[in-house]
RNA sequence: CGAACAGAUAGAGGUCGCGGCUUACAUCAGUAAGCAUGGUCAGGGUGCCGGUCCCCCGUUCCAGCCAUGCCGAAAGGGAGAGCCGCCGAAGGGUCUCCUGUACCGGCGGGGCAGGCCCUGGUCGUCUGGCGAACAGCCUGCCGACUGUCAUCAGCGGGAGCUGAUGGAGCGCUGUCUGUUUU
Numbered sequence: 001c002g003a004a005c006a007g008a009u010a011g012a013g014g015u016c017g018c019g020g021c022u023u024a025c026a027u028c029a030g031u032a033a034g035c036a037u038g039g040u041c042a043g044g045g046u047g048c049c050g051g052u053c054c055c056c057c058g059u060u061c062c063a064g065c066c067a068u069g070c071c072g073a074a075a076g077g078g079a080g081a082g083c084c085g086c087c088g089a090a091g092g093g094u095c096u097c098c099u100g101u102a103c104c105g106g107c108g109g110g111g112c113a114g115g116c117c118c119u120g121g122u123c124g125u126c127u128g129g130c131g132a133a134c135a136g137c138c139u140g141c142c143g144a145c146u147g148u149c150a151u152c153a154g155c156g157g158g159a160g161c162u163g164a165u166g167g168a169g170c171g172c173u174g175u176c177u178g179u180u181u182u
Base pairs, nucleotide, nucleotide: 002181003180004179005178006177007176008175009174010173011172014087017086018085019084020083021082022081023080025078034070035069036068037067038066039065040064043055044054045053047107048106049105050104051103052102090119091118092117093116094115095114096113097111098110099109120146121145122144123143124142126140128138129137130136148167149166150165151164152163153162154161155160
């Protein structure tokens, strides 16, 4: 000097890279709720189911449900603009915890924190889920593109380029430090 290992540090992938916040706007929706009228009528109390419990119900009215009319939202989600944080950026699955209704159990939904596991990234068809909504988001198979490294082949004096195949971010590239080896 080279090689291997460990640590630190700085970077790259994309012109729709990832995520968050604010804000005008559209949608949500002439929907929910409220009021009035009429009808029906014993059931009703959680988003759904089951059980317990509570309220109500005998003729009329009242609960509940339906229709018409009046009035009439909001949240979540969207995307334009601006700003911020970044390159396991971030996303998902599962378990623990919280919420939710008078209580319990189950299912589903929501929330933050942690453990484990999966995904390099983007786009598209389709399946499934969330959702008012083929708006958007998430997942899975498949396909295309793309970045990275390795192997093989060809070209090149070389750096490297082209093509094919394959792997995964606990990766890759650069720099520095330490250890080991020659």
Molecule: Lysine riboswitch aptamer
Organism: bacterium 1xD42-67